[in-house]
Context: one part of a larger RNA
RNA sequence: UGACGGGGACCAGUACAAAUGGUGGAUUAUGUUGUUUAAUUCGACGGCACACGCAGAACCUUACCAAGACUUGACAUGCUCUGCAAAGUUAUAGAAAUAUAAUGGAGGUUAACAGAGACACAGGUGGUGCAUGGUUGUCGUCAGCUCGUGUCGUGAGAUGUUGGGUUAAGUCCCGCAACGAGCGCAACCCUUGCUGUUAGUUAAUUUUCUAACAGGACAGAUGGCGAAAGCUAUAGGAAGAUGGGGACGAUGUCAAAUCAUCAUGCCCUUUAUGUCUUGGGCUACAAACGUAAUACAAUGGCUAUAACAAAGUGUCGCCAAACCGUAAGGUGGAGCUAAUCACAAAAAGAUAGUCUCAGUUCGGAUUGAGGGCUGCAACUUGCCCUCAUGAAGUUGGAAUCAUUAGUAAUCGCGUAUAAGACAUGGCGCGGUGAAUACGUUCUCUGGUC
Repeated sequence: UGACGGGGACCAGUACAAAUGGUGGAUUAUGUUGUUUAAUUCGACGGCACACGCAGAACCUUACCAAGACUUGACAUGCUCUGCAAAGUUAUAGAAAUAUAAUGGAGGUUAACAGAGACACAGGUGGUGCAUGGUUGUCGUCAGCUCGUGUCGUGAGAUGUUGGGUUAAGUCCCGCAACGAGCGCAACCCUUGCUGUUAGUUAAUUUUCUAACAGGACAGAUGGCGAAAGCUAUAGGAAGAUGGGGACGAUGUCAAAUCAUCAUGCCCUUUAUGUCUUGGGCUACAAACGUAAUACAAUGGCUAUAACAAAGUGUCGCCAAACCGUAAGGUGGAGCUAAUCACAAAAAGAUAGUCUCAGUUCGGAUUGAGGGCUGCAACUUGCCCUCAUGAAGUUGGAAUCAUUAGUAAUCGCGUAUAAGACAUGGCGCGGUGAAUACGUUCUCUGGUC
C1' cells in the first nucleotide's frame, strides 16, 4: 500500500422481511453422473457445468466402434512421362467403397482434363487453453480505476479521490495544498407511450395503419425546507422527476472457459492418430442429481353455440373453395414473390347443458390392434391419427427457487434450426391480469471510511 477479521460506523440491492406462485413427492421429457458396452465420440463441474456447445444424432451430420478398402492420398502447389479422353449412363461382382466391360462425347490438343511415376509435401475434431491470438463468462451496469503538474514524506507512498450535504451514480454542491485531466456514470443510438406535417398502399376520404421528419419533459411553473446542490407537495399534461424497455460492460479478478468455430508456437503421427465405404453407436439402464412438461380436479372436466389479438412466415414455398375419409391425411387446383392471397382455428373468457366429490366423465403413463406422412431407407431409433387399455398421482420431509406492475400467475399464437422430427427446449408475440413491501435487527452480495 493492499487483502483479510465469527472488529466498528455508514450505505445499497427482491439480500432479508411482507406477498404470490413454484421446486423437493408422482409420471413423462431432457441434460449430467455412475454403471454397462466393440463403441456408448469430445468438451463444460461451487457461485460462473448439468433443455450447456447441439438454431434440432434414422443415413449424412460423426469426431466413436466393427468389418471391407486406399497410400503423393478426399483437398493444395511444383516436376517428368503418357493419353484422347473426363463427368454421366448401362451391365457384371460386391454390403458399399471399389474393380472390370460397354456406351458417351463438353472442352482442349502450350494441355487447364484424366492416368502413371519419384519426391518435396498434403492430412490429423491427435496433445498442451498452465506456451498463445481472438472470442466469452463472472464480480457488475457495481461506481469505481487512474494520470499530469504542484505540495508533503529519507523512502515505500500520501494528497487530489478524504470531510459536511446530496444523488441511481467519484451525480452535483460547499469546504479543503491542491489545481486540472482521462477511462467509466449520464447523455448521444434503437424501441414504446402523446401531438403535428408530408407521403404511401389498403375496402378505409375524417379516423386507423405503415414510414420519414419535427415537436413534447427541463424539477420548466407554484408552495414548503435548504447556504447551495437538492428534497418534497400541487397543478397542468398522453407522459413527472433517469417516463417504461433494449443495446452499450471502466481498471482489473478467477494460470475462469474454449487448441472441437477459427487462427497459431511447440510436441506427436505419416501403408496411419490420415482418407473412403457399409453396418452399429452417440437413444444402453439396478441407481443418484439438475432443468422442464403434465397432473392430482368443481375458481374444475366434458358437450354445444356464438366473440375479441399481436407478431411472424411463404415460390425448392404458403396452400383457399369444393369433394373423399371418424381422423391423421388424400384428391383438387383458385390466389399469392404478399397491408392485396395463404398459413389462420386464437385460447383462456362468455352463454346454455351435464357431471356432484369419487382414484371419478379427475389424471393421462403404459401396452395391444388398425391406419396416415416424410424420406433411398423409420428394426435398432421418427412424427401423427383412430379404437381399445387406463398406471402413479388426493398438493408433496429436511431444504430450496423466482418475482415489485401490465410484473407474477395464467391462456393461446408465431418463428429459426436448408426432407421429417423425438420442441414439453430456445427466441419472440399478444389476451386476461393480481397480492405485498412495517422496515434494515438478522442472512447473503457489493461499496465507502
The part of an RNA shown here (small-subunit ribosomal RNA, 3' major domain) has 449 nucleotides and comes from an uncultured bacterium. RNAcentral holds the full RNA, with entries from ENA. Rfam family: Bacterial small subunit ribosomal RNA. Model confidence (mean pLDDT): 82 of 100.